RNAcentral holds the sequence, with entries from ENA. Predicted 3D model of a 73-nucleotide RNA (transfer RNA) from a Candidatus Woesearchaeota archaeon. Its mean pLDDT, the model's own confidence on a scale to 100, is 82. Rfam family: tRNA. Gene Ontology term of the family: triplet codon-amino acid adaptor activity. Lineage of the source: Archaea > Nanobdellati > Candidatus Woesearchaeota.
RNA sequence: GAACCCAUGGUCUAGCGGUUAUGACGUUGCCCUUACAAGGCGAAGGUCGCCGGUUCAAUUCCGGCUGGGUUCA
Repeated sequence: GAACCCAUGGUCUAGCGGUUAUGACGUUGCCCUUACAAGGCGAAGGUCGCCGGUUCAAUUCCGGCUGGGUUCA
């Protein structure tokens, strides 16, 4: 330098262009226990990497950029 893949709560992750963005772990409140753990019922936490475009409507499609990974030279 070239090709391809990826970017979604603190971490990992699901998500045919459509009306509350999914789940797990973690954090936290209550219940349970003499107590702790486990378990049960809740809660908070996301400008869906950034800038544009297409569309009635974009996390999803298109272009560019940034960052990461693999391969090639």